Bacterial large signal recognition particle RNA from a Chloroflexota bacterium, 264 nucleotides, folded computationally. Rfam family: Bacterial large signal recognition particle RNA. It is annotated as a non-coding RNA gene. The source organism's lineage runs through Bacteria, Bacillati and Chloroflexota. The coordinates come from a structure-prediction model, not an experiment, and the mean pLDDT is 78.
């Protein structure tokens, strides 16, 4: 150096999470690299860190170490958007109060003010009217317990004559009904250009008298106050993302390292 046969190693790896820690099952990313059993409020182990059983390959392209690249994951920071608590009140806006510079309306056919009076308002009395209920009038209306007249019949009487009295007829009571006003009484009212008296006179309307030029605040403007919707500050939270730092890191590539036996 070559050939043959063995053994160690290997037969996926990584991230987050869980764990005292290490792996696994499960989730995720890469990637294609054995099988069976166990396994998540779990299964197995202890820095030598899955356990048990079986199989393939096997000293190098396949194993180990280092470096480069870098899918992907995780942590934190900056920015952006939104939500919530809370604070501020320069500007826009909204509302209120005031002012009267401008516009406008009114005003010597008298603004505004003052004064006297009246009405609308309230109370009481009166009158009228409306509505209702009674009275009055009319007709109906009682088998008997209302009246009058009482056929028939009944009773008294020797007779003459009397008595009570049903039906019928007539008239009425209680009652319900109709009409309606010349008339009478009672009750009621957001009744009335009504009368009298009293009260009130804040507000509105109106008449007389005095004075004599402003008044209104609708719009614009100005000032103050309030609200805090727009605006803005702190804090907390959420979100695809974005900026940067850190960490782990598959695949891929490069370099180096690493047994035993026999034979030539």
């Nucleotide at each position: 150096u070559c050939g043959u046969g063995c053994u160690a190693a290997g037969c996926g790896g990584g991230g987050a999470g869980c764990u005292a820690g290490c792996g696994g099952u499960g989730c995720c990313c890469u990637g294609u690299a054995c099988c069976c059993g166990c396994a998540a409020a779990c299964c197995g182990c202890u820095c030598u860190a899955g356990c048990g059983g079986g199989g393939c390959c096997g000293a190098a392209a396949u194993c180990c170490u280092u470096c480069u690249c870098g899918a992907g994951g995780c942590u934190u920071u900056u920015c952006c958007u939104c939500c919530u608590u809370u604070g501020g009140g320069a500007c826009u806006g909204u509302g209120g109060c005031g002012u009267a510079a401008g516009u406008g309306a009114c005003g010597u056919c008298g603004a505004g003010g003052g004064u006297c009076g009246g009405g609308u308002u309230c109370u009481g009395c009166g009158c009228g009217g409306c509505g209702g209920a009674a009275g009055c009038c009319c007709a109906c209306g009682a088998a008997c317990c209302c009246c009058g007249u009482c056929a028939g019949g009944u009773c008294c009487g020797g007779a003459a004559g009397g008595a009570a009295g049903c039906a019928g007829c007539g008239g009425u009571a209680a009652g319900a009904g109709g009409u309606g006003u010349c008339u009478u009484u009672c009750c009621g009212g957001g009744u009335g250009c009504c009368g009298c008296a009293g009260a009130g006179c804040u507000a509105c309307c109106u008449g007389g008298c005095c004075u004599g030029a402003g008044c209104c605040a609708a719009c614009u403007g100005c000032g103050c106050c309030a609200c805090a919707a727009g605006c803005u500050g702190c804090a907390g939270g959420a979100g695809c993302g974005u900026c940067a730092a850190g960490u782990c890191g598959a695949c891929a590539g490069a370099a180096g390292g690493u047994g035993c036996a026999c034979g030539a």